[in-house]
Context: one part of a larger RNA
RNA sequence: AGUAUAUAACGAAUACCUUGACUGAUGUAUCCGAUGAAGGACGUUGUAGGGUGCGAUAAAUCUUGGCGAGUUCCCAAACAAACUGUGACCCAAGAGUUUCCGAAUGGAGAAAUCCAACCGCUAUUAGCGGUUACCAUGAUCCCAAGUUCUUUGAUAUUAAGAUCAUGGAGGGAAGUCGGCGAACUGAAAUAUCUCAGUAGCCGGAGAAAAGAAAUCAAUAGAGAUUCCCUUAGUAGUGACGAGCGAAGAGGGAAGAGCCCAAACCAGAUUUAUCUGGGGUUGUAGGACUUCGAUAUCUUAUUCAUUUGCAUAGAAGAAUUGUCUGGAAAGACAAACCGUAGAGGGUGAUAGUCCCGUAUUUGAAAUGCAGCUGAAUCAGUAGAAUGUUCCUGAGUAGGUUCGGACACGUGUAAUCCGGAUUGAAUCUGGGAGGACCACCUCCCAAGGCUAAAAAGUACAUCAGAUCGAUAGUGAACAAGUACCGUGAGGGAAAGGUGAAAAGAACCCCGGGAAGGGGAGUGAAAUAGAACUUGAAAUUAUAUACUU
Numbered sequence: 001a002g003u004a005u006a007u008a009a010c011g012a013a014u015a016c017c018u019u020g021a022c023u024g025a026u027g028u029a030u031c032c033g034a035u036g037a038a039g040g041a042c043g044u045u046g047u048a049g050g051g052u053g054c055g056a057u058a059a060a061u062c063u064u065g066g067c068g069a070g071u072u073c074c075c076a077a078a079c080a081a082a083c084u085g086u087g088a089c090c091c092a093a094g095a096g097u098u099u100c101c102g103a104a105u106g107g108a109g110a111a112a113u114c115c116a117a118c119c120g121c122u123a124u125u126a127g128c129g130g131u132u133a134c135c136a137u138g139a140u141c142c143c144a145a146g147u148u149c150u151u152u153g154a155u156a157u158u159a160a161g162a163u164c165a166u167g168g169a170g171g172g173a174a175g176u177c178g179g180c181g182a183a184c185u186g187a188a189a190u191a192u193c194u195c196a197g198u199a200g201c202c203g204g205a206g207a208a209a210a211g212a213a214a215u216c217a218a219u220a221g222a223g224a225u226u227c228c229c230u231u232a233g234u235a236g237u238g239a240c241g242a243g244c245g246a247a248g249a250g251g252g253a254a255g256a257g258c259c260c261a262a263a264c265c266a267g268a269u270u271u272a273u274c275u276g277g278g279g280u281u282g283u284a285g286g287a288c289u290u291c292g293a294u295a296u297c298u299u300a301u302u303c304a305u306u307u308g309c310a311u312a313g314a315a316g317a318a319u320u321g322u323c324u325g326g327a328a329a330g331a332c333a334a335a336c337c338g339u340a341g342a343g344g345g346u347g348a349u350a351g352u353c354c355c356g357u358a359u360u361u362g363a364a365a366u367g368c369a370g371c372u373g374a375a376u377c378a379g380u381a382g383a384a385u386g387u388u389c390c391u392g393a394g395u396a397g398g399u400u401c402g403g404a405c406a407c408g409u410g411u412a413a414u415c416c417g418g419a420u421u422g423a424a425u426c427u428g429g430g431a432g433g434a435c436c437a438c439c440u441c442c443c444a445a446g447g448c449u450a451a452a453a454a455g456u457a458c459a460u461c462a463g464a465u466c467g468a469u470a471g472u473g474a475a476c477a478a479g480u481a482c483c484g485u486g487a488g489g490g491a492a493a494g495g496u497g498a499a500a501a502g503a504a505c506c507c508c509g510g511g512a513a514g515g516g517g518a519g520u521g522a523a524a525u526a527g528a529a530c531u532u533g534a535a536a537u538u539a540u541a542u543a544c545u546u
Base pairs, nucleotide, nucleotide: 001545002544003543004542005541006540007539008538009537015531016495017494020466021465022463023462024461025460026459027458028457029456030455031171032170039101040100041099042055043054044053046079047078049075050074051073061095062094063093064092065091066090070083071082072081106115107114108113116132117131118130119129120128121127122126134168135167136166137165138164139163140162141161146155147154149153176204177203178202179201180200186193190239215222216221226253227252228251229250236244237243257448258447259446260392264277265276266275267274268273282426284391285390286389287388288386289384290383291382297379298378300376301375302374303373304372306370307369308368309367310366311365313361314360315359319334320333321332322331323330335352336351337341343355344354345353397421398420399419400418401417402416403415404414407433428443429442430441431440432439482489483488502530505517506516507515508514
């Protein structure tokens, strides 16, 4: 020096565990904000710091309920001082307070600061309360210039200004609708194409959007929209490449329909409009004219009655002995309950020890939903005749250029937009994938509309989900420490024991290091660097080889 074995050290894998995550189902909720939000700064407990709560009434105040013996939050023990059967603490509902910043709004500003004005009140060198931003709309008040003319006026009930009232402003994870809108990539290169109307940016609402046929269909019919399954990777489209990719029908979820404009009538006035009535559709309808009816049903709001649910809770069955052991829930023996043998805890594995569970039951207050009744408001019906009137115009359609439709200009219908043109009026108009005829269906150029459906939060339940390099970035002081001027980036880090019983006392030592005794404990090679404690690596001892 090497090899091997043993004992230790270092180290943290592995095993076991779970306070935390992940996914799904069901239910509920789905906006907050000038009555000052979201988010923060600073304070606040008898005692330093962090967290949580709260706001100068500051881990809290008041009221109404629940509970019933302890309590003064957690890390986190201790001391001090208190509260409490005159019901504390805790839980629920409601009310009050709620500094400063922040849309931040009296002015300013380097956020959490500085500086004001006016009004009112009071105990008046002072204090307290309130108001004072901007924009839009409306009401009231009030006043020009310029210009023109009919010249102390009109324009002008004007622009501007003042006061008052109402509304807005800002935030928000995801989803949704609209506007703008890439590239990498794929096509094994690349240009049409694709990625993709995706990512991203902006705007809007709460669910959004869509929606009651100028729809589909095909000689039979259906009857608003949305979503799921299917049709179907079909018909199509496509440098017919890569790819893209329907619809009708069928089966389900849900289900709901309505209102204007116009004709005509009445009123008002600024003479062209306003208000009220009327009326709202395609087997055409309505106005107008004539006849007839006065009924039926329904929506909404408010109040009352009553029921259910949510936000605290309450009752809730049944086991003992012996043995092993540190400890019984284990083993053995004999019992019991069960509408309860879900689950968790307890010194090992408990239906009968504890919390619970099955099953019953409960609300002063607030909210939601429903039943019934009342009141108010609003809506809702027929027949006949056909001279006349109305039925959404720079619209439909054409041309041209783009875009959207699964559909790349293609035979390209349909829809939308720019430019340019431009109808008809019920004997009317549109569609059925060029176009024409026939036939069938429908009635554009105005508007509203719940549910089924998306996402998220919370609660409950579940898992051939993870178990500390996993699972959220985060089981721990985690969006923390730390890095960056900033936007932003972003960790590591769990486990003594059943119980601290966390090692009194003695000794070695420079010792608040470390260790040896003693003691606790079932165990201390469980000693806080604490469950188990692999490997690399290190030390010592022994054996062998050189």